[in-house]
Context: one part of a larger RNA
RNA sequence: GCCUACGAGUUACUUCUCACUGGCAAGGUUAAGUCCUUCAGGGACGCAGCCGAAGCGAAAGCGAGUCUGAAUAGGGCGCAUAGUCAGUGGGAGUAGACGCGAAACCUUGUGAUCUACCCUUGAGCAGGAUGAAGUUGCAGUAACAUGUAAUGGAGGUCCGAACCGGUUAACGUUGAAAAGUUUUCGGAUGACUUGAGGGUAGGGGUGAAAGGCUAAUCAAACUGGGAAAUAGCUCGUACUCUCCGAAAUGUUUUUAGGAACAGCCUGGCGGUAAGAGUGUGCUAGAGGUAGAGCUACUAAUUGGAUGCGGGGGAGUCAAAUCCUACCAAAUCCAGAUAAACUCCGAAUGCUAGACACAUAUACGCUGGAGUGAGGCUUUGGGUGCUAAGGUCCAAGGCCGAGAGGGAAAGAACCCAGACCAUCAGCUAAGGUCCCCAAAUAUAUACUAAGUUGAACUAACGGGGUCCGAUUGCAUAGACAGCUAGGAUGUUGGCUUGGAAGCAGCCAUUCAUUUAAAGAGUGCGUAACAGCUCACUAGUCGAGCGAUCGGGCAUGGAUAAUAAUCGGGCAUCAAGUAUAUUACCGAAGCUAUGGAUAGGGAUUUAUCUCUAUGGUAGGAGAGCAUUCUAACAGCGGCGAAGGUGUACCGUAAGGUAUGUUGGAGCGGUUAGAAAAGCAAAUGUAGGC
Numbered sequence: 001g002c003c004u005a006c007g008a009g010u011u012a013c014u015u016c017u018c019a020c021u022g023g024c025a026a027g028g029u030u031a032a033g034u035c036c037u038u039c040a041g042g043g044a045c046g047c048a049g050c051c052g053a054a055g056c057g058a059a060a061g062c063g064a065g066u067c068u069g070a071a072u073a074g075g076g077c078g079c080a081u082a083g084u085c086a087g088u089g090g091g092a093g094u095a096g097a098c099g100c101g102a103a104a105c106c107u108u109g110u111g112a113u114c115u116a117c118c119c120u121u122g123a124g125c126a127g128g129a130u131g132a133a134g135u136u137g138c139a140g141u142a143a144c145a146u147g148u149a150a151u152g153g154a155g156g157u158c159c160g161a162a163c164c165g166g167u168u169a170a171c172g173u174u175g176a177a178a179a180g181u182u183u184u185c186g187g188a189u190g191a192c193u194u195g196a197g198g199g200u201a202g203g204g205g206u207g208a209a210a211g212g213c214u215a216a217u218c219a220a221a222c223u224g225g226g227a228a229a230u231a232g233c234u235c236g237u238a239c240u241c242u243c244c245g246a247a248a249u250g251u252u253u254u255u256a257g258g259a260a261c262a263g264c265c266u267g268g269c270g271g272u273a274a275g276a277g278u279g280u281g282c283u284a285g286a287g288g289u290a291g292a293g294c295u296a297c298u299a300a301u302u303g304g305a306u307g308c309g310g311g312g313g314a315g316u317c318a319a320a321u322c323c324u325a326c327c328a329a330a331u332c333c334a335g336a337u338a339a340a341c342u343c344c345g346a347a348u349g350c351u352a353g354a355c356a357c358a359u360a361u362a363c364g365c366u367g368g369a370g371u372g373a374g375g376c377u378u379u380g381g382g383u384g385c386u387a388a389g390g391u392c393c394a395a396g397g398c399c400g401a402g403a404g405g406g407a408a409a410g411a412a413c414c415c416a417g418a419c420c421a422u423c424a425g426c427u428a429a430g431g432u433c434c435c436c437a438a439a440u441a442u443a444u445a446c447u448a449a450g451u452u453g454a455a456c457u458a459a460c461g462g463g464g465u466c467c468g469a470u471u472g473c474a475u476a477g478a479c480a481g482c483u484a485g486g487a488u489g490u491u492g493g494c495u496u497g498g499a500a501g502c503a504g505c506c507a508u509u510c511a512u513u514u515a516a517a518g519a520g521u522g523c524g525u526a527a528c529a530g531c532u533c534a535c536u537a538g539u540c541g542a543g544c545g546a547u548c549g550g551g552c553a554u555g556g557a558u559a560a561u562a563a564u565c566g567g568g569c570a571u572c573a574a575g576u577a578u579a580u581u582a583c584c585g586a587a588g589c590u591a592u593g594g595a596u597a598g599g600g601a602u603u604u605a606u607c608u609c610u611a612u613g614g615u616a617g618g619a620g621a622g623c624a625u626u627c628u629a630a631c632a633g634c635g636g637c638g639a640a641g642g643u644g645u646a647c648c649g650u651a652a653g654g655u656a657u658g659u660u661g662g663a664g665c666g667g668u669u670a671g672a673a674a675a676g677c678a679a680a681u682g683u684a685g686g687c
Stems, first nucleotide, its partner, number of pairs: 001687006011095003015092010027051003033045005055062002065077004098236002101233001105226003109222002116200009125190001127159003130155001134151006163187003169182003202218001204214003239622006249262005263371002265368006276361001277359005282353004291344001292342002298338002302334004309327002311324004374399010404415003419594004424590003430584003433568003439581001441580006452570002460555002464552010481539005487512003492506003518533001522531002595612007623676001625673007633665002641660008
C1' cells in the first nucleotide's frame, strides 16, 4: 500500500418544549399496590398525587379584575375559555451523551540485580625510569654548619601492559550492536580499580552539580485506581433521489479561530383584497455630496497699484521736514485654493401617494438550522508613497456554493447559469495559414523595426517614413552644385608694444564705385598676409525651403537553468488601422423524444405554460441489511453463499438463468434495530 472483518448522534428520565396521530373533554389522568385470568399476556380496582379551569400584588389582601396612585385619571399585568393523557417524531436539559485523542492532577503500591552516594568484608595493579628524607665513610669546623662519595627507596612522580576510561578520524546509521567496531588517545600506588553482602524511594533519594542518575523511562520513576478527567482544539462520522437554499455583517463578551441576541436560510400555520412587498412611470417632498464659486463669510494665497505704520539715511539743541531698488496694514485691479469654507448647486439615492402598469411577494406566530476567518474585480472615499496580491468603509458584480465556451495554462476577467437523451440546427464571447473547427476573404492605407503576432514602461532624443495644415522663394529661372567676382575712402575712431573686417571699447556700422560686395560669418597671423562666408553675375532647368500637428516605426531598454508570439512560422502578412461579407464557435437558444414538480384549461382523457446548478443547512420520498409477528410459500428433482450472462427500474437496487456449492431460504403486511464505510498517521488479520 491493497483486501477482508470491525468502526462514530445511542440509551435512560415522575424532566421541558413543539408538531403529528389517537382517547376523553371544563375536565384529563392514574402511581405504588390489590384482585381476576392466560403458555406468553391482559382485564378490573386503586382519586394519593399531577396538569388545567383566575388573576393581580412584596404582602395583608381583593378578585374578572388587580397593582400603582389622592384619583372614578393614566399606565402595568390579566379577563372575553381548551385542556389533558398516551404514542411517534424534531429540539433542549441531566447523565461519558456522536467517536478517537492529551500534556497533566490526586491516591494505593512496586523498584538501588541499571545507575548515584554511603557502610562492612575481600581482591588486583607486567616491566622499566627518576632517586626525597634518613644513614654511613671521607673531607671540614673550636663545636655546629657545610661539602663530597656511597647507601637508601619517598612520590595524588615519569614511560608503559593488564585494568579503568572514551580524545580523534573513518565505518556503522532498515547496524553484528536501541551507543558498537577499527584507528588514535587519557589515567595506570591512587581523590585508583573491582567482587560479594547491606543502606538511602518519588516533591523523595543520591549528586567533586551535568537538572545528572534513580532498571533502554526523569524539570518529578513505574504499576493499579479516581477515569470514559477535561479538551471553546485537530481528525473522522458510513445507502439513493426530489424541493428550497445561506453566512463570513451589527451589538456585547478575560472577547477576538469561542459564544449570546439580531440579520440572512428552511418547514408548518395565519389573516388581510380597500392587493399590505418589489420594479417602472407620474406627482409631491426633505437634503448640501459631485461640480462650481469666493468683491458672499472663514482660513490660506500670487502679481500689480496706492502706501497706515515701521526700518535705514539726511537734517536739528530737540523737532518739523525731506529722501528710499527695504518691510508692510487696509483698500483697489487681475489670478487662484479648501474634508472639518459656501452666495450657489445637480445626477443618483431616500421618503410619501385610496395614482397607472407589470410582477408575486411581503408581514406575523411557531419548529429546525448553519453562519458570525471571507476573497477578487469595477466605481466613490479614508490610510499608505493617488505603493502593494496592502489596509479600512460604501455601492454593484462574481467566486465562495457555478459546471460549459474564450483569455496557451489560471477561483474572481469576457461570454453564458448544466433536469435527462440525440453522429440535428442557430448564435455569444472569441476566432477562421498549420498544430485546431472555420476566409491563405474583399477594399484602402501604414509599418521594415520580426516592430508586431495582446498584456511593463517613461522623461528625453534623432533630415526613419507616411499624411495634413500654414507660410516663403521659383521659367522675369528658384534650391543644391560648378565658374567668376566679393572692391574703394580705410590700417574707421579709441585702446594698445601691436589691434590692419575678425583681443577689447565706441559708433548716425557712414559713404563711394557697382551686377554685387558687412567698417564684416568663421578659420588663421605677434601684427599683416592667406583661406572662407554673406551678397552678385554666369551655367544648369523644375520644383525648393521654413514652421506646426498627426500615424506607424527607432534609440532610451537592465536578472538570475536555454531560448521562444502557446508553438511552427508569418513581411502588398498570418502585423497595424478603417470598412464589409461569409463561416466556425458553448451544457446559451432552437429542434425531436422523455422525467419530476407546480399552475391553467377542460370533453376526464388529454392539451398547454412555467420551473428543475448548488457548499453549510432545513424539508420530503424511497432502497438495502438483521431480527420478531401474522398470512401464504420455496428447497437433495438442490436452499444460502461464490462466480458468469441477460433483462428491468430515474437512483439506492431488483429479477431470471448457466455453473459451483451441499442445507437451509426468501415473499407480502406490520413492528424492532448492535441498520449501510474510502478516508479517523483508525483497530485486528491476511498478502